[in-house]
RNA sequence: GCUCGGGUAGCUCAAUUGGUAGAGCACGGCACUUGUAAUGCCGGGGCUAUGGGUUCAAGUCCCAUCCCGAGCU
Repeated sequence: GCUCGGGUAGCUCAAUUGGUAGAGCACGGCACUUGUAAUGCCGGGGCUAUGGGUUCAAGUCCCAUCCCGAGCU
C1' cells in the first nucleotide's frame, strides 16, 4: 500500500434481508432475612465511532475519515 471483518448501555453481544433500539451480567430501589449472600419484582442508563448522501423513514444502503483485528504484498 491492497483486501476482508468489526465499532450499538459500564462490560459481553443481539436487532428476522430499511419501519418507535433489546438481552445477559453489572448498577439503583423494594420484598424476603436478626443481618449479609442468594432469590423474586420494579427501575435508571444509548443523539448506534465521526461527518455527509439516498429515502416518507437509516443501527441497517452509498461515500469519506478515524480506531481495532485478520490476511496479502
About this RNA
RNAcentral holds the sequence, with entries from ENA. A computed fold for a 73-nucleotide RNA from a Gemmatimonadota bacterium, annotated as transfer RNA. The source organism's lineage runs through Bacteria, Pseudomonadati and Gemmatimonadota. Model confidence (mean pLDDT): 81 of 100. Its Rfam family is "tRNA". The family's RNA type in Rfam is transfer RNA.